[in-house]
RNA sequence: UCGGGUAUGGUGUAAUGGCUAACAUUGCCGCCUCUCACGCGGCAGCUCGGGGUUCGAUCCCCCGUACCCGAA
Numbered sequence: 001u002c003g004g005g006u007a008u009g010g011u012g013u014a015a016u017g018g019c020u021a022a023c024a025u026u027g028c029c030g031c032c033u034c035u036c037a038c039g040c041g042g043c044a045g046c047u048c049g050g051g052g053u054u055c056g057a058u059c060c061c062c063c064g065u066a067c068c069c070g071a072a
Stems, first nucleotide, its partner, number of pairs: 001071007010025004018055001027043005048064005
């Protein structure tokens, strides 16, 4: 320098254009318990940044950033 891939709660991952973004875990609150743990219920917390297409974008397109793989 060129090509490909990835980017979503604190962490690990889902989501075939219809989103009120889901699951597990973590944190907090409550129930349970003599107490703790387990278990149960609830709450908080997320789409890498900027544009475009579309009635509607996590999803499609372009540019950028970061990381991974490959080729020179």
RNAcentral holds the sequence, with entries from GtRNAdb.
This is a predicted structure of a 72-nucleotide RNA (transfer RNA) from Plicaturopsis crispa FD-325 SS-3.
It matches the Rfam family "tRNA". It is annotated as a transfer RNA.
The organism belongs to Plicatura crispa, within Eukaryota.
The gene name in the source record is tRNA-Glu-CTC-2-1.
Model confidence (mean pLDDT): 81 of 100.